RNA sequence: AGAGUUUGAUCCUGGCUCAGGACGAACGCUGGCGGCGUGCCUAACACAUGCAAGUCGAGCGGAGAAUGCGGAUAUGUUUACAUGGAAGCGUUCUUAGCGGCGGACGGGUGAGUAACACGUGGGUAACCUGCCUCAAAGUGGGGGAUAGCCUUCCGAAAGGAAGAUUAAUACCGCAUAAGCCUACAGUGCCGCAUGGUACAGCAGGAAAAGGAGCAAUCCGCUUUGAGAUGGACCCGCGGCGCAUUAGCUAGUUGGUGAGGUAACGGCUCACCAAGGCGACGAUGCGUAGCCGACCUGAGAGGGUGAUCGGCCACAUUGGAACUGAGACACGGUCCAGACUCCUACGGGAGGCAGCAGUGGGGAAUAUUGCACAAUGGGCGAAAGCCUGAUGCAGCAACGCCGCGUGAGUGAUGAAGGCCUUCGGGUCGUAAAGCUCUUUGAUCAGGGAUGAUAAUGACAGUACCUGAAAAACAAGCCACGGCUAACUACGUGCCAGCAGCCGCGGUAAUACGUAGGUGGCGAGCGUUGUCCGGAAUUACUGGGCGUAAAGGAUGCGUAGGUGGAUAUUUAAGUGGGAUGUGAAAUCCCCGGGCUCAACCCGGGAACUGCAUUCCAAACUGGGUAUCUAGAGUGCAGGAGAGGAAAGCGGAAUUCCUAGUGUAGCGGUGAAAUGCGUAGAUAUUAGGAGGAACACCAGUGGCGAAGGCGGCUUUCUGGACUGUAACUGACACUGAGGCAUGAAAGCGUGGGGAUCAAACAGGAUUAGAUACCCUGGUAGUCCACGCCCUAAACGAUGGAUACUCGACAUACGCGAUACACUGUGUGUGUCUGAGCGAAAGCAUUAAGUAUCCCACCUGGGAAGUACGAUCGCAAGAUUGAAACUCAAAGGAAUUGACGGGGGUCCGCACAAGCGGUGGAGCAUGUGGUUUAAUUCGAUGAUACGCGAGGAACCUUACCUGGGCUAGAAUGCGGUUUGACCGUGGGUGAAAGCUCACUUUGUAGCAAUACACAUAUCGUAAGGUGCUGCAUGGCUGUCGUCAGCUCGUGCCGUGAGGUGUUGGGUUAAGUCCCGCAACGAGCGCAACCCCUAUCACUAGUUGCCAUCAGGUAAUGCUGGGAACUCUAGUGAAACUGCCGUCGUAAGGCGUGAGGAAGGAGGGGAUGAUGUCAAGUCAUCAUGGCCUUUAUGCCCAGGGCUACACACGUGCUACAAUGGCGAGUACAAAGGGCAGCUACCUGGUAACAGGAUGCUAAUCUCAAAAAACUCGUCUCAGUUCGAAUUGGGGUCUGCAACUCGACCCCAUGAAGCUGGAAUCGCUAGUAAUCGUAUAUCAGCAAUGAUACGGUGAAUACGUUCCCGGACCUUGUACACACCGCCCGUCAAGCCAUGGAAGCUGGGUGUACCUAAAGUCGGUAACCGCAAGGAGCCGCCUAGGGUAAAACUAGUAACUGGGGCUAAGUCGUAACAAGGUAACC
Repeated sequence: AGAGUUUGAUCCUGGCUCAGGACGAACGCUGGCGGCGUGCCUAACACAUGCAAGUCGAGCGGAGAAUGCGGAUAUGUUUACAUGGAAGCGUUCUUAGCGGCGGACGGGUGAGUAACACGUGGGUAACCUGCCUCAAAGUGGGGGAUAGCCUUCCGAAAGGAAGAUUAAUACCGCAUAAGCCUACAGUGCCGCAUGGUACAGCAGGAAAAGGAGCAAUCCGCUUUGAGAUGGACCCGCGGCGCAUUAGCUAGUUGGUGAGGUAACGGCUCACCAAGGCGACGAUGCGUAGCCGACCUGAGAGGGUGAUCGGCCACAUUGGAACUGAGACACGGUCCAGACUCCUACGGGAGGCAGCAGUGGGGAAUAUUGCACAAUGGGCGAAAGCCUGAUGCAGCAACGCCGCGUGAGUGAUGAAGGCCUUCGGGUCGUAAAGCUCUUUGAUCAGGGAUGAUAAUGACAGUACCUGAAAAACAAGCCACGGCUAACUACGUGCCAGCAGCCGCGGUAAUACGUAGGUGGCGAGCGUUGUCCGGAAUUACUGGGCGUAAAGGAUGCGUAGGUGGAUAUUUAAGUGGGAUGUGAAAUCCCCGGGCUCAACCCGGGAACUGCAUUCCAAACUGGGUAUCUAGAGUGCAGGAGAGGAAAGCGGAAUUCCUAGUGUAGCGGUGAAAUGCGUAGAUAUUAGGAGGAACACCAGUGGCGAAGGCGGCUUUCUGGACUGUAACUGACACUGAGGCAUGAAAGCGUGGGGAUCAAACAGGAUUAGAUACCCUGGUAGUCCACGCCCUAAACGAUGGAUACUCGACAUACGCGAUACACUGUGUGUGUCUGAGCGAAAGCAUUAAGUAUCCCACCUGGGAAGUACGAUCGCAAGAUUGAAACUCAAAGGAAUUGACGGGGGUCCGCACAAGCGGUGGAGCAUGUGGUUUAAUUCGAUGAUACGCGAGGAACCUUACCUGGGCUAGAAUGCGGUUUGACCGUGGGUGAAAGCUCACUUUGUAGCAAUACACAUAUCGUAAGGUGCUGCAUGGCUGUCGUCAGCUCGUGCCGUGAGGUGUUGGGUUAAGUCCCGCAACGAGCGCAACCCCUAUCACUAGUUGCCAUCAGGUAAUGCUGGGAACUCUAGUGAAACUGCCGUCGUAAGGCGUGAGGAAGGAGGGGAUGAUGUCAAGUCAUCAUGGCCUUUAUGCCCAGGGCUACACACGUGCUACAAUGGCGAGUACAAAGGGCAGCUACCUGGUAACAGGAUGCUAAUCUCAAAAAACUCGUCUCAGUUCGAAUUGGGGUCUGCAACUCGACCCCAUGAAGCUGGAAUCGCUAGUAAUCGUAUAUCAGCAAUGAUACGGUGAAUACGUUCCCGGACCUUGUACACACCGCCCGUCAAGCCAUGGAAGCUGGGUGUACCUAAAGUCGGUAACCGCAAGGAGCCGCCUAGGGUAAAACUAGUAACUGGGGCUAAGUCGUAACAAGGUAACC
């Protein structure tokens, strides 16, 4: 610091998502140790149990225990002693009560609170402050009670009552007292108003307590002042959301007086006034403890408010006061409510948001631990007691930090796993092995600091020493891109993954597993939340013509901003100083724990606030002046500016009358409609309403909407000229006010035309439309509403500045005009600049300033609810849930268009002949079948693979067999032959038996060759996938296109070149041009053919010469001709004319065999169709291996209600039949073609000859021509079908061959809709040959020649194609995209009769405790109290409304959901341009 994601690609806008950091976290997997921290975020839910606030006997009287003195008195006995021992007095100890201090701290929690609660800075001249410190002074003398204790009584208990009695540092008078308090008036000084302070005067008033000690003395007490500490109150400023909360307020705001308070104050009350707050956001609603700080961020900011620290608030809910220095009090009191518990049912008790702990809630948060040793707190003179504050320990990877799980060496690169191209690679020096070490854990010994005397919970802890053994200690996530890291298998749109894009439909680096790899590491991932990235709310730091976004327009209020000069001030601003900004935190420098985390010390910082001094440039305030902004005056001209009244002509319609006759009207074509009752047309007259042709113009005017005949009246504004006047009077403008097209509404008129609705006619599958005929509201006027438009320049207003050119409207100067200068408007083009681009460009979308409005992904939605306005229609304001990963702008390349332009093609047209009807042949579909093998399926499958299925072929079916297999290679072993002959069985294959038999080298062993058998490698598959592939092929298309290098243009995709003007069959060529060149295509080079020449003449030829025959190049010979087959020539718009710059075009041109590519062929660019082919072949993967392989027999591929394609033969006289006579080319031939002869009606057979072919042969060419016959018929047409008899091939013609002869003699008389081929030696027609092949389904295919036409005006239309251009919401590219209703499922949501909650306010009723006030009876000596009354009031009740939430029959729309229904609205002129 960025990245992914909208597109075919691009740039931009814009959202979504990711990488980072953090956490009081939770969940999943895993888990060795230590240190330091942290740990109910949810139910301020309810709580069992224990503990968390006591202490003082040196305040007091008691009670009790022990003990000393004491010895009344009693008993026992021997006088006297012994025993027991009361009262009383002490000592020590305990402590229920009274009393003092403390329970207002410490600890918890965050419910409430939007507030002077908090933070910060001030103020109190308006205040208080126990304990503590300092200072001054005092502490005299009395009194009456009351707990406790005792007695009696009530109660279950809690507790209480009565009587008697008692003390105090408890309580109450009296005395004394000042510089204290109160009242009065005064002086000095001071201040910020009230006022403060010092001093002296007068009058009145108010204190006290004792205790310990032998004592000294100490601790207390009272008054006053000062300090310190802690608090209270007031003020400035600061920090949440909603305006779909806009008005709120009666103690309310102020005053006077009084009360109250520590104190000011409506704090409270009486009276008076009518104020106070609010757009700078009052009030209401929602949410929330605030801060230091914490997290994040470059910062500014944003988020948070756990732990630690400061403040506040609360203590079961609500109210209240008491006590006290301090509370309206967490572990106090009273009352009320809810809840829980006890109960004898009468009544009582309780408050963990203290520490532990329990239940509950929840994704989730710990021990009913130890100790007061330390620190701190309360009490006490002290010892000490108390302290769940605190110090420690326990639990938890919850966080941060540190350490370890070993180190070195070790290649045969072990075994094993995984992958593999089978060679190997990898885990991997990793392991094992060898040599070492011992941090933690374990065991043993010693043993601190924390306390410098005693006292240690932690703890025998930290730490140190020793011992033993590599021993006890590694996982988690990821591996398609973002994002570091890849393979195999399984799965097969299934299972699943996923943060976004997206993976998965049989070769998944994306699922699951494994191996490997990457990352982090006692953790790793996931989820949640916050900041960042996000300049995606933009102060720093964004935008608004087309992406979201300029208000419909003006006037103007508040506000914001504002010209020149001088002077002053000091609010803003700048600088200095002072105070404050707690500590902790962050940062820097040091230090202490072995380091670190952590802790300690110092510094810096805390960007703030306040006070004060200085400065005066700028902004602001004051004063004075100015004229450039603005305005006024004067003089002009222009204009559909506005309002009212009047007038005019043309046209439409209607009415009347005339003329006139059968149609008119309307459309793509029609019909409805009008018309013989006289229309339309035409003439004349009349009525009425509305609108104003020409002029008329990217002309004018107006703020916008808008304004158009002419005249008059009234009236607004702009502009020009002038420079007399004012002197900043200006700009913008939230609210506000006004204006505001069309449609619509109300009332009343008017109503000619046009025309929603409606009716009819058409169109159509339908047509609630487009078209037609009618037609009502409305359109017009007056008045009143509505208030919206794509109200647009999709561009707010103002000011200033910034290159030019041209046009135009209206002025002015100068002027004879043109030209020119100047100003205000209206436009076009263009530069800089701007812009994502297209574009804008002095009329800015440029450069700047000021003000206003508006935007923040798409949809839901301009919808719902609420509010305001409206008669209504509706308008304005204006969400959310949910849902998607896009939606969008501009431009690019294509494709497409029922867009345009240009051009081509048997594309149409002009012609000729067919197909579609019939019969047959053949292929396909379908059906059938045991099988009817498989493939090809619009064009581009269908006489196609197949150029030839009786067996074979053959892949299919049935049946019989074989299993290293039918074929091939290699290795090992066995046998010795192999080959061949014969037999059995069998349908054959196969199985089986018998006979015969070795060779070469070597003496031999043996080896080699060959063959059988067997074993092992290895096979086989026409099984699947043509959507894993190669190769080959079809098609667009023999169409003229497709690209590249360099340069240039563009941010870029891309463009240019290749476009343009011509021309061509052609991207063929020429010219022009930011292009210049080049490649693949085109053309040419190649082959055939048309002419000629040369060469060569055999098997071909024969003119001349000679010979011969019945005849024939038959023979000699010839080399002329034809021909053969090799080499050349020839054609190039070369010549002429004409048009043209050229390329090139044109011509009855010449010449020429051929003329403009002479004719034909081969040749098929980049690419398209996941086109075809795994069954030609090859090949990845998968499947199969006694079968999906191989052998064999038979069958099938030839089936047959039917449908289609391609053909043949016909339907006849341009013909059929019979007879006769001509003329080809190109091929084939030895397992062959066969002359010729004979036989047979023939197919053919039997002989025989030539030819391995320019020699022989197939071979007869046929149509044609000549003659004859038939005479328009289902025929002498047509030949199917069937019967019979034959021939040939072949192991074999039954299924299932061809051919011949005789007989038979169907359909068919020219073919519906529709459709095909062909432009010249072509169509049509006629035969000939060949491949395949034993034969043949051939009428097919491929070649060959013979005869030999017609027509083309032309490019409007159909089809296909090429180029340019245009539109596009298409890019799987129009077989595209896409809209709405309906139907189905799911989801959230609005309305709704009602129902149920919640909080708040109001009114009324009632009212506890309690303060305050009043008070005659009662109590008390008194102070006072009880009781009663009154005010206020928590709570309760009633009532009516409002707000808010939940729920609801039913209902409304919305969103989402591969393959539902109906249509076709939009995107192209989207087929009626679209849209508001």